[in-house]
A computed fold for a 72-nucleotide RNA from Candidatus Profftella armatura, annotated as transfer RNA. The RNAcentral record of the sequence draws on ENA, Ensembl Metazoa, GtRNAdb and Rfam. Rfam family: tRNA. The family's RNA type in Rfam is transfer RNA. Rfam's curators write: Transfer RNA (tRNA) molecules are approximately 80 nucleotides in length. A source record names the gene tRNA-Arg-CCG-1-1. The source organism's lineage runs through Bacteria, Pseudomonadati, Pseudomonadota, Betaproteobacteria and Candidatus Profftella.
RNA sequence: GCGACCGUGGUCUAACGGAUAAGAUUACAGAUUCCGAUUCUGUUGAUAGGGGUUCGAUUCCCUUCGGUCGCA
Numbered sequence: 001g002c003g004a005c006c007g008u009g010g011u012c013u014a015a016c017g018g019a020u021a022a023g024a025u026u027a028c029a030g031a032u033u034c035c036g037a038u039u040c041u042g043u044u045g046a047u048a049g050g051g052g053u054u055c056g057a058u059u060c061c062c063u064u065c066g067g068u069c070g071c072a
Base pairs, nucleotide, nucleotide: 001071002070003069004068005067006066007065010025011024012023013022018055027043028042029041030040031039048064049063050062051061052060
């Protein structure tokens, strides 16, 4: 340089074009305990950026950025 694939909370994983973007875990708070651990309850937190299609986009298209793999 060319081609393919991927990008969702701190981490891992979901989501026919129509959900309040779901679950697990972490963190924090509370309950429990003599103190911890475990357990239970609650809270916080996400669609890489821009543009397009559409009544409606995490999802489809283009582009940029980042990553992985292959070829040279």